[in-house]
RNA sequence: GCCAGGGUAGCUCAGUUGGUUAGAGCGUGGGACUCAUAAGCCCAAGGUCGUCGGUUCAAUUCCGACCCCUGGCA
Numbered sequence: 001g002c003c004a005g006g007g008u009a010g011c012u013c014a015g016u017u018g019g020u021u022a023g024a025g026c027g028u029g030g031g032a033c034u035c036a037u038a039a040g041c042c043c044a045a046g047g048u049c050g051u052c053g054g055u056u057c058a059a060u061u062c063c064g065a066c067c068c069c070u071g072g073c074a
Base pairs, nucleotide, nucleotide: 001073002072003071004070005069006068007067010026011025012024013023019057028044029043030042031041050066051065052064053063054062
C1' cells in the first nucleotide's frame, strides 16, 4: 500500500432489508429477606450507537471520506 471483519452502557456483546421506549448478561448503587453474611429476589442509575458530511419527512441502520482495532496479502 491492497483486501476482509469490527467500533453500541464501566466490561463482554445483541440489535435493525430506515419509523414510534436503544437492549441483555456481568459489574455498580439502593431496597426487601436474614440474628448476621452470602446466594437468589425487586428497583435504579449509566449511551453524542467511532468522527465529519450526504440522502431522506425521518439514520444506530443506507452512501462517502477519515480515525482506531483485529486478521490476511504484498